[in-house]
């Protein structure tokens, strides 16, 4: 130095919920808050699953937009230390 697993050690990170702003909405973003995570860092390829204000359409919708990386796949990047 690569990989895989994970024994400690020092820390990360922060669902739900809640307050406040954003947004038509999904959702985001701060602050609390702490289910769970060994990349729950980072990216919208693919796949999937949610939303629709405005076009379209008789109509159930439909194209189109967008949102989730803590849905799964995949890419890229990284800390610690014992086997």
């Nucleotide at each position: 130095c690569u990989c895989c697993u994970u024994c400690a050690c020092a820390g990360c990170c922060a669902c739900a919920c809640c307050a406040u702003g954003g947004g038509u909405a999904a959702c985001c973003a701060u602050g609390g808050g702490c289910c769970g995570g060994a990349a729950a860092g980072c990216c919208a390829c693919g796949g999937g699953u949610c939303c629709g204000a405005a076009a379209c359409g008789a109509g159930u919708g439909u194209g189109c937009g967008g949102a989730c990386a803590g849905c799964c796949g995949g890419g890229c990047u990284g800390c610690c230390u014992g086997a």

Model confidence (mean pLDDT): 83 of 100. Predicted 3D model of an 83-nucleotide RNA (c-di-GMP-I riboswitch aptamer) from a Deltaproteobacteria bacterium. It matches the Rfam family "c-di-GMP-I riboswitch aptamer". About the family: GEMM was predicted in a large-scale screen for bacterial structured RNA regulatory elements.